[in-house]
RNA sequence: UACAUCGUAGCUCAACGGUAGAGUGCCACGCUCAUAAUGUGGAAGUAGUAGGUUCGACUCCUGCCGAUGUAA
Numbered sequence: 001u002a003c004a005u006c007g008u009a010g011c012u013c014a015a016c017g018g019u020a021g022a023g024u025g026c027c028a029c030g031c032u033c034a035u036a037a038u039g040u041g042g043a044a045g046u047a048g049u050a051g052g053u054u055c056g057a058c059u060c061c062u063g064c065c066g067a068u069g070u071a072a
Base pairs, nucleotide, nucleotide: 001071002070003069004068005067006066007065010024011023012022013021018055026042027041028040029039030038048064049063050062051061052060
């Protein structure tokens, strides 16, 4: 420098263009003499960033930033 893949909740990851979810962690309560385990409820994301296409974009296209890999 070129190409490929990736960037979504604190963490690990989903979601074939139709109003973003799970596991785990966190908070509260229940259960217990107490803790763990377990049960119930709750908070937490304008989706790396800036644009474009579309009635509608996490999803398609482009620039930039970052990570990994490959080739020089």
The prediction has a mean pLDDT of 83. Transfer RNA from a Verrucomicrobiales bacterium, 72 nucleotides, folded computationally. The source organism's lineage runs through Bacteria, Pseudomonadati, Verrucomicrobiota, Verrucomicrobiia and Verrucomicrobiales.